[in-house]
Predicted 3D model of a 346-nucleotide part of an RNA (small-subunit ribosomal RNA, central domain) from a Flavobacteriaceae bacterium. Its mean pLDDT, the model's own confidence on a scale to 100, is 89. RNAcentral holds the full RNA, with entries from ENA and SILVA. It matches the Rfam family "Bacterial small subunit ribosomal RNA".
Context: one part of a larger RNA
RNA sequence: UUGGGUUUAAAGGGUCCGCAGGCGGGCAAUUAAGUCAGGGGUGAAAUGGUGCGGCUCAACCGUAGCACUGCCCUUGAUACUGGUUGUCUUGAGUUAUGGUGAAGUGGCCGGAAUAUGUAGUGUAGCGGUGAAAUGCAUAGAUAUUACAUAGAACACCGAUCGCGAAGGCAGGUCACUAACCAUACACUGACGCUGAUGGACGAAAGCGUGGGGAGCGAACAGGAUUAGAUACCCUGGUAGUCCACGCCGUAAACGAUGGACACUAGCUGUUGGGAUUUCGAUCUCGGUGGCCAAGCGAAAGUGAUAAGUGUCCCACCUGGGGAGUACGUUCGCAAGAAUGAAACUC
Numbered sequence: 001u002u003g004g005g006u007u008u009a010a011a012g013g014g015u016c017c018g019c020a021g022g023c024g025g026g027c028a029a030u031u032a033a034g035u036c037a038g039g040g041g042u043g044a045a046a047u048g049g050u051g052c053g054g055c056u057c058a059a060c061c062g063u064a065g066c067a068c069u070g071c072c073c074u075u076g077a078u079a080c081u082g083g084u085u086g087u088c089u090u091g092a093g094u095u096a097u098g099g100u101g102a103a104g105u106g107g108c109c110g111g112a113a114u115a116u117g118u119a120g121u122g123u124a125g126c127g128g129u130g131a132a133a134u135g136c137a138u139a140g141a142u143a144u145u146a147c148a149u150a151g152a153a154c155a156c157c158g159a160u161c162g163c164g165a166a167g168g169c170a171g172g173u174c175a176c177u178a179a180c181c182a183u184a185c186a187c188u189g190a191c192g193c194u195g196a197u198g199g200a201c202g203a204a205a206g207c208g209u210g211g212g213g214a215g216c217g218a219a220c221a222g223g224a225u226u227a228g229a230u231a232c233c234c235u236g237g238u239a240g241u242c243c244a245c246g247c248c249g250u251a252a253a254c255g256a257u258g259g260a261c262a263c264u265a266g267c268u269g270u271u272g273g274g275a276u277u278u279c280g281a282u283c284u285c286g287g288u289g290g291c292c293a294a295g296c297g298a299a300a301g302u303g304a305u306a307a308g309u310g311u312c313c314c315a316c317c318u319g320g321g322g323a324g325u326a327c328g329u330u331c332g333c334a335a336g337a338a339u340g341a342a343a344c345u346c
Stems, first nucleotide, its partner, number of pairs: 004317003007300002012314001014201004021194003025088007033081002035077008048066001050064005091191001092188003095184006103177007110154001114150008125136002162169002206247006215241002220236004258313006266291011295302002319346003328339004
């Protein structure tokens, strides 16, 4: 490389957009590039294989024809692929009407809880644990009442629910923005799918500048436990967690399952629409769950949301360790990220 593979054995890129490229719906006409057929030229010799022959045989050599699967020219064929032209509507999109949701961005508002402050009542404990102690408290704590202030998160509803490309998204309301679904079948008429390089987004932690800081809480300190205890438990507590702007670009970024399209028995929930209805329900489109037929699978399992049957495009794998390391390069303020070996060894 071919082949074979990628849920769990090595292997699906974190996700999407998208240039090039690859692939691509129905009908008709035309062309004849690919394709197929005929003819011609060329495809040196040696080598190869076949027949015959020469050295006593063989190796070796001679000779004849074959092959040289290729390239070029030419004459035709036109089913398929391609080019061109016309046309169609089912793919794709637009429009109209109706609807859906924790989709996003920004502003405003709300109550519970917590903490702190002030004031009142009140007196000796509080707190914490397996048990304790550190800690707080007669300078009046804990408890309780009133008021004020602050930051963060939004109980119940809440769900195998919903939305989003993924990361993710949950108090209420307003503004702006986007998406999806159903119905109609009015419009465009293949405008599509995928997508190397590239671009955008991308949890948490971390970094920079400036704010903020209630609770929680790496580090750290103390108290316990223990043989020890750099832990688990307790009392404190800095960074951080929050906001604005800018970086980082990684995760068990998981469904460990790339995207798109078509086809292949059923049963049962739920969610957003529609149609019918005898009001019991039935049918249907789009999601989201459970159980299973065939099939697939090494099995576990999967099974119309496929891991089934096929087509197209991309990514990735090729024994374990060394190693996601070294070196080089690119990116980054740094932390580091990306790309990514070999010797050696089993």